Model confidence (mean pLDDT): 83 of 100. The part of an RNA shown here (large-subunit ribosomal RNA, domain II) has 687 nucleotides and comes from a Bacteroidales bacterium. It matches the Rfam family "Bacterial large subunit ribosomal RNA".

Context: one part of a larger RNA
RNA sequence: GCCUACGAGUUACUUCUCACUAGCAAGGUUAAGAUUUUAAGGAUUGGAACCGGAGCGAAAGCGAGUCUGAAUAGGGCGUUUAGUUAGUGGGAGUAGACGCGAAACUUUGUGAUCUACCCUUGAGCAGGUUGAAGUUCUGGUAACACAGAAUGGAGGACCGAACCCGUUGAUGUUGAAAAAUCUUGGGAUGACUUGAGGGUAGGGGUGAAAGGCUAAUCAAACUGAGAGAUAGCUCGUACUCCCCGAAAAGCUUUUAGGAGCUACCUGGGAUGUUUCUUUAUAGAGGUAGAGAUACUGAUAGGAUGCGGGGGCUUCACCGCCUACCAAUUCCUGACAAACUCCGAAUGCUAUAAAGUUAAGUCCUGGAGAAAGGCUAUGGGUGCUAAGUCCAUAGCCGAGAGGGAAAGAACCCGGACCAUCGGCUAAGGUCCCGGAAUGUAUGCUAAGUUGAAAUAACGCGGUAUGAUUGCAGAGACAGCUAGGAUGUUGGCUUGGAAGCAGCCACUCAUUUAAAGAGUGCGUAACAGCUCACUAGUCGAGCGAUCGUGCAUGGAUAAUAAACGGGCAUAAGCAUACUACCGAAGCCAUGGGAUAUAUAGAAAUAUAGAUCGGUAGGGGAGCAUUCUAUACUACGUAGAAGAUAAAGGCGUGAGCCAUAUUGGAGUGUAUAGAAAAGCAAAUGUAGGC
Numbered sequence: 001g002c003c004u005a006c007g008a009g010u011u012a013c014u015u016c017u018c019a020c021u022a023g024c025a026a027g028g029u030u031a032a033g034a035u036u037u038u039a040a041g042g043a044u045u046g047g048a049a050c051c052g053g054a055g056c057g058a059a060a061g062c063g064a065g066u067c068u069g070a071a072u073a074g075g076g077c078g079u080u081u082a083g084u085u086a087g088u089g090g091g092a093g094u095a096g097a098c099g100c101g102a103a104a105c106u107u108u109g110u111g112a113u114c115u116a117c118c119c120u121u122g123a124g125c126a127g128g129u130u131g132a133a134g135u136u137c138u139g140g141u142a143a144c145a146c147a148g149a150a151u152g153g154a155g156g157a158c159c160g161a162a163c164c165c166g167u168u169g170a171u172g173u174u175g176a177a178a179a180a181u182c183u184u185g186g187g188a189u190g191a192c193u194u195g196a197g198g199g200u201a202g203g204g205g206u207g208a209a210a211g212g213c214u215a216a217u218c219a220a221a222c223u224g225a226g227a228g229a230u231a232g233c234u235c236g237u238a239c240u241c242c243c244c245g246a247a248a249a250g251c252u253u254u255u256a257g258g259a260g261c262u263a264c265c266u267g268g269g270a271u272g273u274u275u276c277u278u279u280a281u282a283g284a285g286g287u288a289g290a291g292a293u294a295c296u297g298a299u300a301g302g303a304u305g306c307g308g309g310g311g312c313u314u315c316a317c318c319g320c321c322u323a324c325c326a327a328u329u330c331c332u333g334a335c336a337a338a339c340u341c342c343g344a345a346u347g348c349u350a351u352a353a354a355g356u357u358a359a360g361u362c363c364u365g366g367a368g369a370a371a372g373g374c375u376a377u378g379g380g381u382g383c384u385a386a387g388u389c390c391a392u393a394g395c396c397g398a399g400a401g402g403g404a405a406a407g408a409a410c411c412c413g414g415a416c417c418a419u420c421g422g423c424u425a426a427g428g429u430c431c432c433g434g435a436a437u438g439u440a441u442g443c444u445a446a447g448u449u450g451a452a453a454u455a456a457c458g459c460g461g462u463a464u465g466a467u468u469g470c471a472g473a474g475a476c477a478g479c480u481a482g483g484a485u486g487u488u489g490g491c492u493u494g495g496a497a498g499c500a501g502c503c504a505c506u507c508a509u510u511u512a513a514a515g516a517g518u519g520c521g522u523a524a525c526a527g528c529u530c531a532c533u534a535g536u537c538g539a540g541c542g543a544u545c546g547u548g549c550a551u552g553g554a555u556a557a558u559a560a561a562c563g564g565g566c567a568u569a570a571g572c573a574u575a576c577u578a579c580c581g582a583a584g585c586c587a588u589g590g591g592a593u594a595u596a597u598a599g600a601a602a603u604a605u606a607g608a609u610c611g612g613u614a615g616g617g618g619a620g621c622a623u624u625c626u627a628u629a630c631u632a633c634g635u636a637g638a639a640g641a642u643a644a645a646g647g648c649g650u651g652a653g654c655c656a657u658a659u660u661g662g663a664g665u666g667u668a669u670a671g672a673a674a675a676g677c678a679a680a681u682g683u684a685g686g687c
Base pairs, nucleotide, nucleotide: 001687002686003685004684005683006682011095012094013093015092016091017090018089019088020087021086022085023084024083027051028050029049033045034044035043036042037041055062056061065077066076067075068074098236099235101233105226106225107224109222110221116200117199118198119197120196121195122194123193124192125190127159128158129157130155134151135150136149137148138147139146163187164186165185169182170181171180202218204214205213206212239620240619241618242617243616244615249262250261251260252259253258264368265366266365267364268363269362270361271360274359276355277354278353279352280351281350282349283348289342290340291339296336297335300332301331302330303329307325308324309322310321311320312319372396373395374394375393376392377391378390379389380388381387401412402411403410416590417589418588419587421586422585423584427580428579429578430565431564432563436577438576439575440574441573442572443571449567450566457552458551461549462548463547464546465545466544467543468542469541470540478536479535480534481533482532484509485508486507489503490502491501515530519528520527591610592609593608595606596605597604598603621676623673624672625671626670627669628668629667630666632665633664640660641659642658643657646655647654648653
């Protein structure tokens, strides 16, 4: 892991409540006990007691009233109305109360054959090394001291087996082993090791102290009991079909992952258009916007310049000046969630009409939910960040189908069942791929683009629109030629001659035209050039502002953002036609639900409805047992088992048939439950 069996809303109560059924009814009912009996049962009796029949008040008390009160006021609670007993079912309460699950707590005992320490009595330690004290002899001393040589054999001494330990590395890691093996190490006469017997016991022991050890268990052992401890927590909770169908919100909470009330769902009853939508009419309101000659506040520039500062003057007063600050007023501009002279759209309220199987409201039984999420829009906070917190709507949640390559929420659209029928939606129609290599007119040359997204700024890319200037009296571009004189204008300057700088009514002459000069250039001149003009040439040439599509700007971590192939359209824009395309709609057949009509009913007809998690309601199937009936079936073969096949039922399932099996079993109607398994790291067995 699989298979088989087992495995979770049960039972009790003088309890409460609601619904249904039955009896009796202003009443209803007996309990214990007693008698009787065909004796786990029933019948008769038993009126104690309980509920109802009257309430109000704290009470005395009064009473269809009563309490408060001074009150004959007002107000509160009552008076109008059928209950009660039993059964069944839904829920509640008390009990273990749907099942399994703690860590723990208390208490009775059992453990020191493991291990810690202690007591008693024993045992063990190859071999080698070092050579303390003491002693003896000799020397030495006045005597000691001291020195040397022998002897001697001390030591938590040295090296190293047994023995004890466990430092290093490897192996092992479903091991040979729930701590080992190999290697390498430490101690090895000692605070050594060890045998046997004994002692200390659970908030206790023991501990050269690590919270260590106390029988593979230790920050409080193990065993029984309290005990089914408690668990606002996790997990699990078993057959079918039909109808409806949520919530993730408000308030409160030693409350925030729990609960109470309310909102939202569902069953029953009552009411009956009260609901919703649209249209019309009538209203309330101060948002969006807008405004500043209407307030409060904020505010840029200008005009005016009260007042102030600074300067001048003065013995002082007066006075004068000011490119400083600046009140009031005026002009122009511009702002606000806590500004408003104004002011929508929506939404809200009311009335009327139409439509509406589609609700609304009230009473009552049962819930679940109370972690929500995404998108769009309006907001708060923030950086008009991410996120987060509100509001309105939709969707997911609890929603399948088609599209978006793939995707909870985006777009289309809400799946009763069947069909080798049809039409469409979103989106598509070259191939992958169902359907146009469709029609018409443009644009793009960047593979831009072809389903995420890109700025300021730049650009003689290209198409197009508007305005405007020049042009056969010859434009624009090119080429040829001129571009002069007073004069080197005046000033300045070392110099300044068109061209460092300053000044200027920047003049005048000759001209086809030529600036007291547009650049380059020189120390200054010179030189080159331009404006301007003529000739040549022969038809359009400029300027400005828009629009479309392109272009640079363009930068992220595997190669990787048309889905791919690919495409110059199969790209972009505008218009049109056809087709494809879903569980949508239609067609054909079938089923179910409630409603309406007809009917005694069965049933028929009509249009409507039938996605669904938590959850509510309804109807059934299967299993075991009991009663009654069939006086059913069965050794001429029951139950059970096996089998893909046949028939019936929407389904749970039922029936038939064959083989096996070898003794019990079914159907109908009622009743009672140890009454249905895929899950609980479920339990046991098997493989």
The full RNA is in RNAcentral, with records from ENA.